[in-house]
Molecule: transfer RNA
Organism: Bacteroidia bacterium
Parts: sequence; structure tokens; C1' cells
RNA sequence: UGUCUUAUAGCUCAAUUGGUGGAGCAGCGAUCUGAUACGUCGAAGGUUGUAGGUUCAAGUCCUGCUAAGACAACCA
Repeated sequence: UGUCUUAUAGCUCAAUUGGUGGAGCAGCGAUCUGAUACGUCGAAGGUUGUAGGUUCAAGUCCUGCUAAGACAACCA
């Protein structure tokens, strides 16, 4: 420098491939206990990296940019 992949809740990952964004863990509350831990129950938690475009409708398709990674090239 080029090509490709990835970016979704605090963390790890789903989302029927364009039609209402969900789970586990963590954290919070309740329950349990003499008190913790474990277990059980509950609620909460989202600018889907960013800026645009297409569409009735975009996490999903298209373009630019940012970040991370893989491969290749350069290193005369």
C1' cells in the first nucleotide's frame, strides 16, 4: 500500500437473511440464611462503530470514513 473479515446491552454472543432487536454472564431488587455464598424469582439495561444513500420499511442492501483482525505486497 492492496484485498478480505469484523464492529449489536457493562462483557460474550444471537437476530429467520429487508418486516416488532433477544439470550447467557455481570450489576440491581426480592426471596432464602444468624450473616454471606449458592439456588429461586423479578425488573432494568440498545444513537446496532460513524456520516450519508436506496426502500413503505435497514442491524441486514449500497458508498465514504474510523477502529480491530487476517492475508498479500514493499522493505534495492